[in-house]
C1' cells in the first nucleotide's frame, strides 16, 4: 500500500426489506430480611466511532477519515 470483518448504554451483544434503538449483566430505588446476600418489582442510562451525501425517513445505503482484528504484498 491492497483486501475482509468490526466500532451501538459503564461492560457483553441484538436490531427483519431503510420506518420512531432494545436485552442480559452492572448502577440506583422499593419490597422481602434483625441485617447482608439471594429473590421479586421498578427507575435511570444512547450525538449508533467522526464528517459529508441520498431519502419523506439512515444503526442499516453511498463517499471520506480515525481506530481495532485478521489476511496479502513490499522491505532497497
Nucleotide at each position: 500500500g491492497c483486501c475482509u470483518g468490526g466500532u451501538u448504554a459503564g461492560c457483553u451483544c441484538a436490531a427483519u426489506u431503510g420506518g420512531u434503538a432494545g436485552a442480559g449483566c452492572a448502577a440506583c430505588u422499593g419490597a422481602u430480611u434483625u441485617g447482608u446476600a439471594a429473590u421479586c418489582a421498578g427507575u435511570a442510562g444512547g450525538u449508533u466511532g467522526c464528517g459529508a451525501g441520498u431519502u419523506c425517513g439512515a444503526g442499516u445505503c453511498c463517499c471520506g477519515c480515525a481506530c481495532c482484528a485478521g489476511g496479502c504484498a513490499c522491505c532497497a
Source information
A computed fold for a 76-nucleotide RNA from an Alphaproteobacteria bacterium, annotated as transfer RNA. The sequence is in RNAcentral, with records from ENA. NCBI's taxonomy places the organism under Bacteria, Pseudomonadati, Pseudomonadota, Alphaproteobacteria. Rfam family: tRNA. Rfam classes the family as a transfer RNA. From the family's description: Transfer RNA (tRNA) molecules are approximately 80 nucleotides in length. Its family is annotated with triplet codon-amino acid adaptor activity in the Gene Ontology.